Overview
Predicted 3D model of a 71-nucleotide RNA (transfer RNA) from a Patescibacteria group bacterium. The source organism's lineage runs through Bacteria and Bacteria candidate phyla.

[in-house]
RNA sequence: AGGGGUGUCGUUUAGUGGUAGGACUGCGGACUCCAAAUCCGCAAGCGAGGGUUCGAUUCCUUCCACCCCUG
Repeated sequence: AGGGGUGUCGUUUAGUGGUAGGACUGCGGACUCCAAAUCCGCAAGCGAGGGUUCGAUUCCUUCCACCCCUG
C1' cells in the first nucleotide's frame, strides 16, 4: 500500500427492514435472628458521520478502532 472480517448495556451473547432480548454484574424488595443461597422487580446498549426507505441494529457509503491475509 492492497484485500477481507468484526464493532449491540459495565462484561458476554442473540437479533438478515417494523417494540432492541438473554445471561452475569449493579440497585431495590421478599425470605432469614443476621448473612449466604433462592425468588421478584428496576436500571443499563446498537463505534461516528452521511445516504436509501413510510420506517435502518439490519441495506449502501465514508471514517475510526481491533483482528487476519497478500506484498